This is a predicted structure of a 1434-nucleotide RNA (small-subunit ribosomal RNA) from an uncultured Gammaproteobacteria bacterium. RNAcentral holds the sequence, with entries from SILVA.
RNA sequence: AGAAUUUGAUCCUGGUUCAGGAUGAACGCUGGCAGUGUGCCUUACGCAUGCAAAUCGAACGGGAUUUAUCCGCAAGGAUAAAUUUAGUGGUGGACGGGUGAGUAACACGUGGGAACGUACCCUUAGGUAUAGGAUACCUCGCCGAAAGGCGAGUUAAUACUGUAUGGUCUCGCAAGAGUAAAGCGCUUAACUGCGCGCCAAAGGAGCGGCCUGCGGCCUAUCAGCUAGUUGGUGAGGUAAAGGCUUACCAAGGCGAUGACGGGUAGGGGGUGUGAGAGCAUGGCCCCCCACAAUGGGACUGAGACACGGCCCUUACAACUACGGUUGGCAGCAACGGGGAAUCGUUCGCAAUGGGCGAAAGCCUGACGACGCGACACUGCGUGGAGGAUGACGGCCCUCGGGUUGUAAACUCCUUUUGAUUGGAAAGAAUACCUCGCAAGAGGUUUGACGGUACCAAUAGAAUAAGCCGCUACUAACUACGUGCCAGAAGUCUCGGUAAUACGUAGGCGGCGAGCGUUAUCCGGAUUUAUUGGGCGUAAAGAGACGUGUAGGCGGUCUCUCGCAUCUUGUUUCAAAGACCCUGGCUCAACUGGGGGAAGGGGCAAGAGAUGGAGUGACUAGAAAUCUUUCGGGGCAACUGGAACUUUAGGUGAAGCAGUGAAAUGCGUUGAUAUCUAAAGGAACACCGAUGGCGAAGGCAGGUUGCUAGGAAGACUUUGACGCUGAGACUCGAAAGCUAGGGGAGAGAAGCAGAUUAGAGACCUGCGUAUUCCUAGCCGUAAACGCAUGGGUGCUAGAUACUCGUCCCGCCGAGAACGUAACAAUUGUUGCGUCUUGGGCGGGAUGAGUGUCGCAAGCUAACGCGUUAAGCACCCCGCCUGGGGAGUACGAGCGCAAGCUUAAAACUCAAAGGAAUUGACGGGGACCCGCACAAGCAGUGGAGCGUGUGGUUUAAUUCGAUUCUAAGCGAAGAACCUUACCAGGGCUUGACAUGAUACUGCAAGAGCACGGAAACGUGUUAUCCUCGAGAGUGUAUCAAAGCUGCUGCAUGGCUGUCGUCAGCUCGUUCCGUGAGGAGUACCCUUAAGUGGGUUAACGAGCGCAACCCUCAUCCUUUGUUAAAUAUUCAAAGGAAACUGCCCUGGCAAAACCAGGGAGGAAGGCGAGGACGAUGUCAAGUCAGCACGGUGCUUAUGUCCUGGGCUACACACACCCUACAAUGGCGAAGAACAAUGAGUCGCGAAGUCGUGAGGCUAAGCAAAUCUCAGAAAUUUCGCCCCAGUUCAGAUUGAAGGCUGCAACCUGCCUUCAUGAAGUCGGAAUUGCUAGUAAUGGCGCAUCAGCAGGGCGCCGUGAAUACGUUCUCGGGUCUUGUACAAAUUAAAGGCGUCUGGCAGCUAAAGAAGCAAGAUGGUGUGAAUCCAUCGCAAUAGU
Repeated sequence: AGAAUUUGAUCCUGGUUCAGGAUGAACGCUGGCAGUGUGCCUUACGCAUGCAAAUCGAACGGGAUUUAUCCGCAAGGAUAAAUUUAGUGGUGGACGGGUGAGUAACACGUGGGAACGUACCCUUAGGUAUAGGAUACCUCGCCGAAAGGCGAGUUAAUACUGUAUGGUCUCGCAAGAGUAAAGCGCUUAACUGCGCGCCAAAGGAGCGGCCUGCGGCCUAUCAGCUAGUUGGUGAGGUAAAGGCUUACCAAGGCGAUGACGGGUAGGGGGUGUGAGAGCAUGGCCCCCCACAAUGGGACUGAGACACGGCCCUUACAACUACGGUUGGCAGCAACGGGGAAUCGUUCGCAAUGGGCGAAAGCCUGACGACGCGACACUGCGUGGAGGAUGACGGCCCUCGGGUUGUAAACUCCUUUUGAUUGGAAAGAAUACCUCGCAAGAGGUUUGACGGUACCAAUAGAAUAAGCCGCUACUAACUACGUGCCAGAAGUCUCGGUAAUACGUAGGCGGCGAGCGUUAUCCGGAUUUAUUGGGCGUAAAGAGACGUGUAGGCGGUCUCUCGCAUCUUGUUUCAAAGACCCUGGCUCAACUGGGGGAAGGGGCAAGAGAUGGAGUGACUAGAAAUCUUUCGGGGCAACUGGAACUUUAGGUGAAGCAGUGAAAUGCGUUGAUAUCUAAAGGAACACCGAUGGCGAAGGCAGGUUGCUAGGAAGACUUUGACGCUGAGACUCGAAAGCUAGGGGAGAGAAGCAGAUUAGAGACCUGCGUAUUCCUAGCCGUAAACGCAUGGGUGCUAGAUACUCGUCCCGCCGAGAACGUAACAAUUGUUGCGUCUUGGGCGGGAUGAGUGUCGCAAGCUAACGCGUUAAGCACCCCGCCUGGGGAGUACGAGCGCAAGCUUAAAACUCAAAGGAAUUGACGGGGACCCGCACAAGCAGUGGAGCGUGUGGUUUAAUUCGAUUCUAAGCGAAGAACCUUACCAGGGCUUGACAUGAUACUGCAAGAGCACGGAAACGUGUUAUCCUCGAGAGUGUAUCAAAGCUGCUGCAUGGCUGUCGUCAGCUCGUUCCGUGAGGAGUACCCUUAAGUGGGUUAACGAGCGCAACCCUCAUCCUUUGUUAAAUAUUCAAAGGAAACUGCCCUGGCAAAACCAGGGAGGAAGGCGAGGACGAUGUCAAGUCAGCACGGUGCUUAUGUCCUGGGCUACACACACCCUACAAUGGCGAAGAACAAUGAGUCGCGAAGUCGUGAGGCUAAGCAAAUCUCAGAAAUUUCGCCCCAGUUCAGAUUGAAGGCUGCAACCUGCCUUCAUGAAGUCGGAAUUGCUAGUAAUGGCGCAUCAGCAGGGCGCCGUGAAUACGUUCUCGGGUCUUGUACAAAUUAAAGGCGUCUGGCAGCUAAAGAAGCAAGAUGGUGUGAAUCCAUCGCAAUAGU
């Protein structure tokens, strides 16, 4: 000090979460010792038992016990002393100890104050005389279960009451009056003396009561509160001031600086955290307060309204003889209960402190100690040194090794702790006694802890390590198991068969007698921002520079004050704590002593800047006055024309209206159209604008009246009069509401017609409220400048408009003067001067309204930019994650609709802003492609073939499934293939390698038997050599085998976008960044092809070219052939590049278009191979390879038979047809090319109708063979029909291949002769030697081709063009999409849970103690007033 998390990625906003510290803690696992602290946070719930406040005989009488003495014969009595004691009396039980319920208050803290009290203690100066009557105890009697009570009798005091005296006491002006006391002990022969007491008075100290300034919680969804209330006078009351109480008088007092009410809470010193400011907290310790089962009340006393006192009430509990009585642990222990949770019914008064006492002493659960708890802090230990074959074991492994790991073993050493033995404290003293005037001296006793701390000795590594974590944040990784299961998780998230995230193990990391988890507080969080945030778009500027109150802030100068402020001195803020220094426990924790800063409050003195107060001036802010000017500013009245509708009338005759197209509608009862007249209501064309006015809403025909405002100039007046503005008041579009008018057009709702899957819509026809006016209400809008409060000052520019003023110029107008000319006395015209509420242009200046912008600056970016979102100051409003929700409840306003104010429970980890790259769009621009269009031929209908789905089956093996599966893997399933099924066999195996043992037999082959075969059984012959062995077999082990699974673990290969023109890199530049530029713009191209321009310059993969085939030529060579050849074949080479010329286009170039020369070929000459970065988790584990996984007498392997060929049906792709451009027959009339051939092609001949058979030449092939090409041509028949079309299907008879043709091959002949007459929606291919059409060959192959791959023959039509369909490319735009088309919102119902809100019902009817007053003889009783439990609770 930060980090994780919104996104494909980025920056920002913003929340959530984590790492740190802390605790009176609890829980889980674990646990050696010591010291010091600490321990019911919950039920202020209830409490058995014991103890926690007594003491004094030196205040008093009496009793008891013991001893002594005396008297007595004895019984017994008397006296004295000591000890002890119930009662009377005194002092203390108001302290100490506990708890935090109540209390928001003078309760607490801090600083002041005046009108008081005070037992014990200290000081001062005095007094302490005298008299009296009772009463407890005790005795007797009575009542009661008990607790206890009553009556009679007797007695004492430091108990009680008189009298006297008294002062510095009280009252009173004074005179005077009033008011006290108690004795006891020791001593002495006695008087006395001493001590302790008592009374009165004054003072002090300490303590207490009272008043007061200031300070510290939440809430306005609590806004008004108050009647002894606020003040005064008199009286009462108190220790004391005071409405503290009362009578009268006045009407005050408090409050937005938050009264009153509600909620919560003991306050402080301090404590935790934090850099600090702060925030949170108040356990232990200290100070104060309050309380003592609940509520109330007084008594006594110096002090209480009293924890271990009294009275009453209520609740609870105990005893009871049922009449009554008793109790109060929030004292110390203990118990029950509650709870996640908090200890012993211990020892002692030895120390410290307290009460009583003259003292000894007694009492003291205060206190001192011990005990329990890892609850916290601190310290120590569980061993140290050496030790490599880097042991064993574990784990991992690429099988080589690595790691655990110097760790262990082993050797040497030490002894804290633990065990045993021995010794052994301090804490004790000013206490007591003696002496002493005193200071002091001497002597004597007392220890709970405890035989404890501590010290020493003995033996011996001996008695002592766990917990959490290991995906990132966050230090630390592998294996196995599991398979979205089990589980993990603080957040993001992990887990669906290769999980560093689950569980276990090994290893590692962290801390360590602890470690984790949970809870809570502070921090991080600048996430409430004083320090230290924001409001154009992320949450946030109120509709309105509106008016304006309180408040906040405020121009220049002079003088005074000294409130704020500053300085100095002083006082206080208890101690403890914190900090610094220094001591004591072995250290530390803990603790003793000393010290002071900062800061808060009070007092005193000083300063006089700044803010403030006061005085006097000023004019720059503001306002006023005068002049000029501007405008749809507002209100009212009057008024105008166009259009429209309606009414009346004329003309007229069939439609009108409406739409994408229609229909509803209107119209022969005469519409629409057109003309005339009248009526009515609303709105104001042109001007008109980017323009004007207004605070905003808003404002537009014209005229008049009333009224408000802005700007400029003059520099005349006032003299800071100002700015902002919580509440408050006012205005406030449209819609809506109330009442009354008005109603032409438009037109929610509604009614119809269409559209549609539906159409509650868009479109059409009607049409009510409304829109208009008057009077009132409402009070909201994307009330916006596509989100920007007001004021003041400052900070480069460019440009436009509006309104003023000034200057200049021009034009016009006016009247007068002067002058000239003309006409002739008065005019006209020209010129000059002057004036000007006219117009135009230019310049300067003020105000306003706009635009641009790469000045600067700001901003997350977009953008803003003198009209700021820049730089500053002042004031107001508002915001603090998303949803719930601008909702509920409450309150205010409203006639209502509703508005304003405004939450919580619950829930999510995001929601959001700006920009980037893609993708997408029934967005745009440009371009391309048999993409469409223009054509040709088809498919889809029929039959058949092949494939697929489905179904069936023992099995119908498997894979491929949009384009990119479906005559696909398969270039050929009868057996084999074959992977499937049934049955029968084998188990180191059908196949490979190695090892060990045994065998010395034999395997293989032949034969025989069984068998469907595989196989099994039997039998026959055989090598080298005489040693072993080769080989073989048997057994065992490594291992073999698998077309078993995973193509979503993979390699390789392939498809597709797409032969589309794209995809990138280096350096550089731009941007906070993702990214961009380069690769965009213009022209051009088949092309990111080329050219021009350019913050880019270059480069790479693609394009093109290089390769092959074809078309032309040349050279060389060449078998075949009788020979020749320019043919043919092979090899090599040439040729084409817009290279040349002309014209046109273009800014030029590139290039395009047209033409020409030459050429076999001309603008890429035609075709092929060649496929960028990437996409589809595309396809393939069944071609091969390969990780993992499964099977191992079987999921391996061998065999026979069957199946892959099934068949209601659906789809895909062919073939053949439906016929006359044809079919059939004949003539054999004409013309190919690619290829193949020895397990082969097979001529000729011959047999067969034929398939084919027999025989057989030639040919390993330019030689021989397959091999007759067919369409075509010529002639003939058929004559439009289910035919002389078409050929399915079926029957019969054959042929060929092959062990084998039934399931299940192909072919031939004869016979049979189905559907089909050109095919719905839809859809395919093709741009030239192409489509269409005709035949031929080859691979696979024993046989099987309608498929595939090739070959040649015949040989077209059409392309205007790019609007539309599909696909693609580039640029641009919108986006809430990014696993990337859009939407993902709403309604109804059921069940269940939570939360919030609303609603209903039942429910009280009472008075104790006390105070005051009255009544009463009276303490009783009764009455009145005050007062009391309940603004309830359930």